[in-house]
RNA sequence: GCCAAGCAUCAGGAGCAGGGCGCAAGCCCUCGCCAACCUGCCCGCCCGGGCAAGGUGGCACCUCGAACAGAGGGAUGUGGCCGACGGCAACCAAGCGGGCACCG
Numbered sequence: 001g002c003c004a005a006g007c008a009u010c011a012g013g014a015g016c017a018g019g020g021c022g023c024a025a026g027c028c029c030u031c032g033c034c035a036a037c038c039u040g041c042c043c044g045c046c047c048g049g050g051c052a053a054g055g056u057g058g059c060a061c062c063u064c065g066a067a068c069a070g071a072g073g074g075a076u077g078u079g080g081c082c083g084a085c086g087g088c089a090a091c092c093a094a095g096c097g098g099g100c101a102c103c104g
Base pairs, nucleotide, nucleotide: 006078007077008076009075010074015031017030018029019028020027021026032059033058034057037055038054039053040051041050042049044100045099046098047097048096061073062072063071064070080088081087082086
């Protein structure tokens, strides 16, 4: 570094947009929007909560089932970049509750 496993989510939300490739499935680019999964920020730390800033992702989930029960499958996430024993960027947003620590 990759894969697998594990864990979390698939309730809700948001494009019948433009362009390209393809027989198709689908993929890619641009713009717009949605969404706190990772990183970061909001408080020194933890828990909770918040912020679309840096990264992903999404704007179709499918099958069985009477079913908003459950099961199976599938999908997404589990930071990014570079010259890589090291270094870089992360907002004009939010700027909170509880606990602990520290200081007086």

SAM-I/IV (S-adenosyl methionine) riboswitch aptamer from Novosphingobium cyanobacteriorum, 104 nucleotides, folded computationally. The sequence was found by an Rfam model in a public genome assembly. It matches the Rfam family "SAM-I/IV (S-adenosyl methionine) riboswitch aptamer". For this family Rfam cites "Structural basis for diversity in the SAM clan of riboswitches" (Trausch et al., PNAS, 2014). The model forms 100% of the base pairs in the Rfam consensus. Taxonomically the source falls in Novosphingobium (Bacteria, Pseudomonadati, Pseudomonadota, Sphingomonadaceae). Its mean pLDDT, the model's own confidence on a scale to 100, is 78.